Context: one part of a larger RNA
RNA sequence: CGCAGGAAGUUUGAGGAGAGCUGUCCUUAGUACGAGAGGACCGGGAUGGACACACCAAUGGUGUACCAGUUGUCACGCCAGUGGCACAGCUGGGUAGCUAAGUGUGGAAAGAAUAAACGCUGAAGGCAUCUAAGCGUGAAAUCCCCUUCAAGAUGAGACUUCCAAACGUAAAGUAUAAGACCCCUCUAAGACGAAGAGGUUGAUAGGUCAGGAGUGUAAGUGCAGUGAUGUAUUAAGCGGACUGAUACUAAUAGGUCGAAAG
Numbered sequence: 001c002g003c004a005g006g007a008a009g010u011u012u013g014a015g016g017a018g019a020g021c022u023g024u025c026c027u028u029a030g031u032a033c034g035a036g037a038g039g040a041c042c043g044g045g046a047u048g049g050a051c052a053c054a055c056c057a058a059u060g061g062u063g064u065a066c067c068a069g070u071u072g073u074c075a076c077g078c079c080a081g082u083g084g085c086a087c088a089g090c091u092g093g094g095u096a097g098c099u100a101a102g103u104g105u106g107g108a109a110a111g112a113a114u115a116a117a118c119g120c121u122g123a124a125g126g127c128a129u130c131u132a133a134g135c136g137u138g139a140a141a142u143c144c145c146c147u148u149c150a151a152g153a154u155g156a157g158a159c160u161u162c163c164a165a166a167c168g169u170a171a172a173g174u175a176u177a178a179g180a181c182c183c184c185u186c187u188a189a190g191a192c193g194a195a196g197a198g199g200u201u202g203a204u205a206g207g208u209c210a211g212g213a214g215u216g217u218a219a220g221u222g223c224a225g226u227g228a229u230g231u232a233u234u235a236a237g238c239g240g241a242c243u244g245a246u247a248c249u250a251a252u253a254g255g256u257c258g259a260a261a262g
Base pairs, nucleotide, nucleotide: 001152005163006162007161008160009159010158011157015149016148017147018146021049022048023047024046025045026044027043033038051106052105053104054103055102059100060099061098062097066093067092068091069090070089071086072085073084074083075082076081111143112142117137118136119135120134166174167173179257180256181255182254183199184198185197186196187195204250205249206248207246208245209244210243211242214238215237220233221232222231223230224229
């Protein structure tokens, strides 16, 4: 831009893409078969490999704004307590998120028409013959079924709801409606657009409060010890992303676009 009014939502599916794999074991059954050795078809069940998709409850990894320990040095006047730098200084843990080595799920089943092949009926050719007319069985291949994209499928589909007969002589245009956008607060969304949650009739983000995961018993003070240190207060203190509450802060104010009948 189109889809002959403008919107919001829900859809159909022409067509496209993906998937399609396979082992072992048990049973049928030591049966059929076979002198024996050996050893099935068909059918039923279990469990794996690789691959694909999803997820983070558990197991782990990571986790450079979380916690603790610790070395050297500098600073905060000194002690104590902290902070900076040294690969995140090093070390031990670790929430959310993201993840695999972890967890879950999948390939199917059914159907259609067939290939090779196997048949039925059956003439030409009194017989025979799956074929010439006719009718069947039959494969991981084909179509459908399964997952997914999909009406620019210009062949532009369908359904539901909302707004709509304004001004303008007509056309053009103008201001609006439903609605949308700009702008702003953000996100399990994201390169940017986009998508999604919100914008005071508000819990969208931050803060605060209450919890929680985590770390592992803070500082100060008392006591014991010459002291390093230990111990009590103290399962303490701290606590990013997690859960909830709360308008304290910021989403203010405002602007733009957008139909009206062949």

A computed fold for a 262-nucleotide part of an RNA from an Enterobacterales bacterium, annotated as large-subunit ribosomal RNA, domain VI. The RNAcentral record of the full RNA draws on ENA. The source organism's lineage runs through Bacteria, Pseudomonadati, Pseudomonadota, Gammaproteobacteria and Enterobacterales. It matches the Rfam family "Bacterial large subunit ribosomal RNA". Model confidence (mean pLDDT): 88 of 100.